Annotation:
This is a predicted structure of a 76-nucleotide RNA (c-di-GMP-I riboswitch aptamer) from a Desulfobacteraceae bacterium. Of the family's consensus pairs, 95% are formed in the model.

[in-house]
RNA sequence: CCAUGUAAAAGUCAAACUAUUCGCAAGAAUAGGACGGAAAGUCAAGGAUCUUGUUAAAGAUGGCCGGACUGCCAUU
Numbered sequence: 001c002c003a004u005g006u007a008a009a010a011g012u013c014a015a016a017c018u019a020u021u022c023g024c025a026a027g028a029a030u031a032g033g034a035c036g037g038a039a040a041g042u043c044a045a046g047g048a049u050c051u052u053g054u055u056a057a058a059g060a061u062g063g064c065c066g067g068a069c070u071g072c073c074a075u076u
Base pairs, nucleotide, nucleotide: 003075004074005073012037013036017032018031019030020029021028022027035063041069042068043067046065047064048061049060050059051058052057
């Protein structure tokens, strides 16, 4: 450096739900909480789904799939 994956060790994230706030909504943030994840880190100008609108378009989801970039440990 490439590939592989969690056996070991050190860690990490946080579904549903609840409270508060923001938003027309999908949904987001903070706190609690843990279903799960080996990238459940980042990226929304690939696809898909959802919301508003119905002329056009705007928005949400990266924990839907693909892809790109970056990262811990171990092993070959």
Record summary: Lineage of the source: Bacteria > Thermodesulfobacteriota > Desulfobacteria > Desulfobacterales > Desulfobacteraceae.